[in-house]
RNA sequence: AGAGUUUGAUCCUGGCUCAGGAUGAACGUUAGCGGCGUGCCUAACACAUGCAAGUCGAACGAACAGCCAGAAUCUUAGGAAUCUGGUAGGAGAGUGGCGCACGGGUGAGUAACACGUAGCUCACCUACCCCGGAGAGUGGGAUAACCAUUGGAAACAGUGGCUAAUACCGCAUAUGCCCACAGGCUGUAGAUGCGAGAAAAAGCUCAGGUGCUUGAGGAGGGGGCUGCGGCCCAUCAGCUAGUUGGUAAGGUAAAGGCUUACCAAGGCGAAGACGGGUAGGGGACCUGAGAGGGUGACCCCCCACACUGGGACUGAGACACGGCCCAGACUCCUACGGGAGGCAGCAGUGAGGGAUAUUGCACAAUGGGCGCAAGCCUGAUGCAGCAACGCCGCGUGGGUGAAGAAGGCUUUCGGGUCGUAAAGCCCUUUUCUAGGUGACGAGGAAGGACGGUAGCCUAGGAAUAAGUCUCGGCUAACUACGUGCCAGCAGCCGCGGUAAAACGUAGGAGGCGAGCGUUAUCCGGAGUUACUGGGCGUAAAGCGCGUGUAGGCGGCAUGACAAGUCCGGCGUGAAAGCUCCCGGCUAAACUGGGAGAGGCCGUCGGAAACUGUCAAGCUAGAGUGUGGCAGAGGGGCAUGGAAUUCCGGGUGUAGUGGUGAAAUGCGUAGAUAUCCGGAGGAACACCCGGUGGCGAAGGCGGUGCCCUGGGCCGAGACUGACGCUGAGACGCGAAAGCGUGGGGAGCAAACAGGAUUAGAAACCCUGGUAGUCCACGCCGUAAACGAUGCACACUAGGUGUUCGCGGUAUUAAUCCGUCGCGGUGCCGGCGCUAACGCAGUAAGUGCCCCGCCUGGGGAGUACGGUCGCAAGGCUGAAACUCAAAGGAAUUGACGGGGGCCCGCACAAGCGGUGGAGCAUGUGGUUUAAUUCGACGCAACGCGAAGAACCUUACCUGGGUUUGACAUGUACCGGACCGGCGGUGAAAGCCGUCUUCUCUUCGGAGCCAGUACACAGGUGCUGCAUGGCUGUCGUCAGCUCGUGUCGUGAGAUGUUGGGUUAAGUCCCGCAACGAGCGCAACCCCUGUUGCUAGUUACAUGUGUCUAGCGAGACUGCCGGUUUAACGCCGGAGGAAGGCGGGGACGACGUCAAGUCAGCAUGGCCUUUAUAUCCAGGGCUACACACACGCUACAAUGGUCGGUACAAUAGGUUGCCACACCGCGAGGUGGAGCUAAUCCCACCAAAGCCGGUCUCAGUUCGGAUUGCAGGCUGCAACUCGCCUGCAUGAAGUCGGAGUUGCUAGUAACCGCGCGUCAGCAUAGUGCGGUGAAUACGUUCCCGGGCCUUGUACACACCGCCCGUCACAUCAUGGAAGUCGGUAACACCUGAAGUCGGCUGGCGAACCCGCAAGGGACGCGGCUGCCUAGGGUGGGACUGGUAACUGGGACGAAGUCGUAACAAGGUAACCA
Repeated sequence: AGAGUUUGAUCCUGGCUCAGGAUGAACGUUAGCGGCGUGCCUAACACAUGCAAGUCGAACGAACAGCCAGAAUCUUAGGAAUCUGGUAGGAGAGUGGCGCACGGGUGAGUAACACGUAGCUCACCUACCCCGGAGAGUGGGAUAACCAUUGGAAACAGUGGCUAAUACCGCAUAUGCCCACAGGCUGUAGAUGCGAGAAAAAGCUCAGGUGCUUGAGGAGGGGGCUGCGGCCCAUCAGCUAGUUGGUAAGGUAAAGGCUUACCAAGGCGAAGACGGGUAGGGGACCUGAGAGGGUGACCCCCCACACUGGGACUGAGACACGGCCCAGACUCCUACGGGAGGCAGCAGUGAGGGAUAUUGCACAAUGGGCGCAAGCCUGAUGCAGCAACGCCGCGUGGGUGAAGAAGGCUUUCGGGUCGUAAAGCCCUUUUCUAGGUGACGAGGAAGGACGGUAGCCUAGGAAUAAGUCUCGGCUAACUACGUGCCAGCAGCCGCGGUAAAACGUAGGAGGCGAGCGUUAUCCGGAGUUACUGGGCGUAAAGCGCGUGUAGGCGGCAUGACAAGUCCGGCGUGAAAGCUCCCGGCUAAACUGGGAGAGGCCGUCGGAAACUGUCAAGCUAGAGUGUGGCAGAGGGGCAUGGAAUUCCGGGUGUAGUGGUGAAAUGCGUAGAUAUCCGGAGGAACACCCGGUGGCGAAGGCGGUGCCCUGGGCCGAGACUGACGCUGAGACGCGAAAGCGUGGGGAGCAAACAGGAUUAGAAACCCUGGUAGUCCACGCCGUAAACGAUGCACACUAGGUGUUCGCGGUAUUAAUCCGUCGCGGUGCCGGCGCUAACGCAGUAAGUGCCCCGCCUGGGGAGUACGGUCGCAAGGCUGAAACUCAAAGGAAUUGACGGGGGCCCGCACAAGCGGUGGAGCAUGUGGUUUAAUUCGACGCAACGCGAAGAACCUUACCUGGGUUUGACAUGUACCGGACCGGCGGUGAAAGCCGUCUUCUCUUCGGAGCCAGUACACAGGUGCUGCAUGGCUGUCGUCAGCUCGUGUCGUGAGAUGUUGGGUUAAGUCCCGCAACGAGCGCAACCCCUGUUGCUAGUUACAUGUGUCUAGCGAGACUGCCGGUUUAACGCCGGAGGAAGGCGGGGACGACGUCAAGUCAGCAUGGCCUUUAUAUCCAGGGCUACACACACGCUACAAUGGUCGGUACAAUAGGUUGCCACACCGCGAGGUGGAGCUAAUCCCACCAAAGCCGGUCUCAGUUCGGAUUGCAGGCUGCAACUCGCCUGCAUGAAGUCGGAGUUGCUAGUAACCGCGCGUCAGCAUAGUGCGGUGAAUACGUUCCCGGGCCUUGUACACACCGCCCGUCACAUCAUGGAAGUCGGUAACACCUGAAGUCGGCUGGCGAACCCGCAAGGGACGCGGCUGCCUAGGGUGGGACUGGUAACUGGGACGAAGUCGUAACAAGGUAACCA
C1' cells in the first nucleotide's frame, strides 16, 4: 500500500466482498509447564445454609464468680452458708457514647446541572482531626436493667415497685455568639450604641492524661447556583397554569414558585421548545497516518439504586443495602388469633442462556470501626482453588548419519518424492521423576494465611510433551483416486452434468504453533457522508419560475474599541493509563521513579494587519431623474376577411365518400358538384416569418383603441453601499381534469358501426359525446429540458443576425466603426471532462448564497401528517431481495434504417418438377431382425464405384474359449500337409492312419497341444482428439511491422474520388511498407511454326499422334477521363480487352460431418459386446416426402431404306468370321498384352419412302400368365435378359417450386468404373443445337460505407404484463389480547405540617396549699399523598376471517408492449 466482481473488450460511476488489528467472548478440535492478569455481557429473576459491623467496664447501675474485712446464724470448732462493705477481673443482657451515611455490590432508573470542565456561593453546613481564645458555678427530678405480676403458640406487650450515669432538666456567669432596633457605610466580610436570648460532665483516670461547653480559624468532606461541552427521530411544531414575574408569609444549613395567598400576563421554541426512542457520565479502551468512528468489562472519580411504591424518624451527615412505618407482590412459620423475611455483600443453589469459577485459608501484610491501651471486629483486603479466557515466556532435544533402507504416494516405468527425515553412533538435561536444603515479604524482640511454596543442590534417563487450518483466483501451498449438477463446497467471483489442482479420501506442500480454525461484534481498508477530503449536462443528484423574511456573505478610504484573531505570563487539566528516559523481578509480560503530552477552560497583560462594532466620509456596486428606441410582454373593448359546417333558394343527375383494398355512411324524399343569399362558432392562411422579437418561467402571432409591466441606448445631474443570495412564507404556473353558468363551427377521449386479424378491446375508415371556446373559482403537475440554480469578476480568436448609438458620403437603399453597448446563433484555441462534448450565453478560472445526491429493486409505494370538491398533490420509510443496476465510448452482429455494387437473385426466355406408373433413397409403421450413420440450405439415386451366399456390422439356432489374427515365456510332443470313419444343416465334436529339419549334441528352427502374459470388439464418447471433408464462397476479403492518434478498448493504414471480375489499378490522404488471399505461374482447348513419326491416313505433305516453340500486351488509331488508372469505338488478327474450360478455396464460422475408412485418449466387455457356422433379415408396406426414368403422342408411333462420332476398355479379358436359335443366347474358334485385333465395317436423334389420322389409339407401357436364356455352389424369399400373351394409370399436371446466358439449355445416343451376374444411378464422350436479358423497383444470398441498438450464445437475440402453482416478508381489516404515560371523578394507608383537645403526665413558673400556667404524650380533625376503583381517550405492540400489492422460484398458460423506423417513433404529465 491494495485486490476480486457489471463488459465480447474499454474507460468511468457505483455497490458488494476480501487481506489487518481488537474482544469480559462462545463453539469445533487439540493440549506439556510457568509468570501476570481476567472470569453472569442473559433474569435489577427467585433464593436454602454460613459468614459480610461492631466496639468501649478508663461513662453507668445491677447480676455473676475469686479474694479481704465485718455482722448475725449453725457447728464435728477445722469450718460452712447467708448478709454488709471493699477489691483486682472478665463479660451475657441493659442505660450511655462513638460507629453503623465508610468500606463492598449493581446499572434498573436517569437526556438531567446526572456527568465533564471552568467558575460563583455576602445564599450555606461540617462529627471525629489540627491551631490558638474563654469557661466548666449551683441545684433537681426521673428511667431501663432488676423484682413482682398479667396477656400471648410465638413475635412480643401491659401494669405496679426500686436504682445509676459522660442519660435528662432548672438557675448563675457571657470573652465572644445569635436576634431585633437605631444610625451609618458600599473602597462592601466592618465599627458603634441599645434591648432581648442561649453553655457546660466539680465527669473518668493507671494521675501521665483524656473528655465537656462556647466562640474564632484551618484541613479535609459536603449542599446550592452558573457558562460551555457530549445520543437518535421534525412521519414529535407548537409547549406551558405554579406556568413566567412581582409582593407578603412559610420552609430549609442555605438563594429560589421550593410552598401558600394575592396581583400582573407572562415564559419557552426552527441555534429545535414539547413529545417519543435509547442510554448511567467521565478518566479511559479499541481502531485509524491523522481528522474521526466505535466502546464505557477489569482499575480510578462522580451519580443513581438496594424486593416494588410511598414516607418520615434519628443523626454532624440518610429519607439510610445487612434501620423504622405503611401499601403491594412473593416466600416461610402458626395453636388460624397472628407473626417473620428481602444475597444488585462473599461463597453457594435453582432458573435463564451460546456462555462465566470455591458453600476454601488468614487477619501475617495494607486499610477501616471502636477503645488510653491490650485488643476485638473486618467475605474490605492478602492468598490459595477452578478455566489456554487473554498477554508474556520456556520446552517437546542437539550433533553426525546415503545402501538416499523399508514402507507410503506417484510415474512417461527410466525415475521422482516423503528424505538426513528414520534407524544407527556420539552428546545434553530446560522440562519430568525421586531425594536433600529452604527464603524475602516482619520497621526493637516474638509473631507468616500463602508455604515445605519460590529458589538452590544431588541422582536418573531422550527420557513425560504437537497439533490445527489451508492448498481455483484474491492468497503462501498440487498430484492421484472416488464421485458424476449426485453427494457436497462456498467470504466474493463461483465449482460439481465421466479425465474436478474448487466435493470426499490419500500422498505431498504452505501458514501458524500449545495452540489452530469458525462464529459474533467494532474500527480500518471506505476519499463509500468527503472538516481534513466528494459530487449534481448524459452515471444518483439544480426546487417549474419568480418576489422576498430570517440567516449567510459583502465596495473604497479615515479614526476609535478590542468581541473574533495572534503573542506572552499565571491557574487548572486527580491518580492510573499513553509516549520518552532510568530502575526492580534471569529476560519479557508485569511493575517502581522522573519527564512530556493531554488541542479544551479560566484569568492577567500586550498587538491592531484582517473580520467585527461605533463614528464621520467617498463614488467605481445599486438606485433615482432626464432624452430617445424596439418588441406575438400582460389585461380590456371593438373590428376584418378567407375557410369549414349548417340553413334557404337556383342549376343539375346518379352517384358520392373513403381506403393498401373495401365496407359502414350520405344520396332519386335529389346528394356530391356548382351559383346566390343567410346564420354561427373557432382560428388568424400563403406572404411578412427569420437558429427573428418579447417575457422570470409557463408562454405570446389578423387589425385598431384604452390601461399597464419590464428591457436597451445617449448625455451625464442626484442619493451615497441603499448590495448579492435566500431556509420557511407568498405569488405565478402548459395540457388534461373538477365546480357553477354560458357557448358549441371544426376537431375529438369515451362510445357505436365498418374493415384488418388466429384474435383486434388497437393501428385504418364512417359517425360521435364530454372536452377544446368564454366568465368566475379550484387543481399545482409535465421529458415544466439548455435534462446545465442565482449574482459578480477574470480568461485567444473568427463569422452571422437583431435593437440602439456614432461617422462619412449619399435622394435613398447602403457602407464603416462601436479596440469596454445590450440580446440571440454558429465555428474554434487554451483549459476542463470518464468520454461525448463545453468553450466570453463555460461544463474554464475564482468568490458568495441556496437547493439536491449517496448501489439496484421494493417505491415515489405503505403508514402518519398536511393541502384538495374529487381526481390526486406535497412530505416520504421499512421488512425482504439482488451482485449488480448504470454512463460514455469501441469492435462486431442485426434492422420490416439509408447509400453504392455484385450473383440465373429477380425480370426476359427455354425446358422441367409438383398430378400418373415404375425405379431409387428417406421418414413412418411393421418385424425375431428389418444393422449403423447422414437431418434446412450444406441429410434423403447420400457413406454404397453396384446386400441372392459372401459382403454383414442385425436376428434365430448350433458351436469354440490363449481364441479367426499378433508377440513373448515355460512345459510337453513331432509334426504341418494329407487320407479315412462316425455324427451333424454346416461349423464343430469324437476317433483313427502316416510322418520333421539342422546341429559344435549344449541346443536352434518349424508346427501342434497345455499354462501364463495377452489377443479381440463395426461396443460408447466426432461434446476428449488427429486426419480428411462439407458450407458461407472463387465471395474479395483477412491481417501484420513501424509510425501517428486515443487514458483505454481501439482507430489509422483497409476510409475518400474514380475504376475493376477483383483490397484490380490510379489519384488523394498520418501514414509508410509488408504478408495470406485476387491475378499470374500448371493442365485441356481454339491459330500457327518446327521436330519426330510406329501399328494411323496415306505415299509425303495436309489429316492424325506427341513434343518444343510462336501468338494477345489495351501493343496500334480515334474519342473520353484528373489528359492518371481506365472505359468506349475501330483496325489488324484464328482469337481482343480475364478468349473458353479445369485444377487451385485467405483469416475464419457452423462444439457442422465422420470413433463405421484409417489413426487415437478415456470408459466398458473377456466361456462374451470376442469368434465360427447354417438359415433369415438389410428387398417388409396403410402411408408421407425427396432425386429420377418412361409417358400422355402426329415436331409423333411404327415399318423399310440410308448417313455421320468421340471418350474409353480388353488375357480367369475383349471376342472377329462361320453355323444354330424369332430372340435372349449357344456352338466353335481367328486375332489381340493393343493408334495393329476386338467391343464396334458400332451410334442415335437425322435424312428418304410407306403406313397410322386424333382414338385411351398401331399412343402409353405398368401389371400378370406361360415358355425360355445367362451368370453363379445356389436366382423361393431376392438377379438380369428374351419370346408370346396381357394391356393398368396417364389426354401435359393446384398452391408452389427447380435448372440454364452459348456450342450453353433442350433433345440424341455411346463408353467406362463398380461387377461372377445385376444401372432409370454416378462419371465421361461426342451428335443436333436454340430463345432471352428492357433493367435492378421487388424476392433470396453476398461485398463496402454509414446510421440506430436495451443484441454479444450476437434477431432462431433481448424482453414486458396478466393468469396458474410453491415459498417468504409486508400493508389494510370486523375484531381480540396486552404494554406505557397522562387525565377526570371516587376512595385513601403510613407520615410531615396545620387546627381542636373536655383524656393522661415527675422536673420549670405562680402559689402556704389546693390548684393554675407552660410543655409533653395521647386522641380527634384538615391539606397533601403511595396505592386501589370507575371512565373516556392517547401512543405502542401481538394476533386475526378476509383482502392488497411485492420479492423470489427449472423447462407452465396467453399474447408481443419495449430495444432496429421494433414493424402505429418512443417517452413525460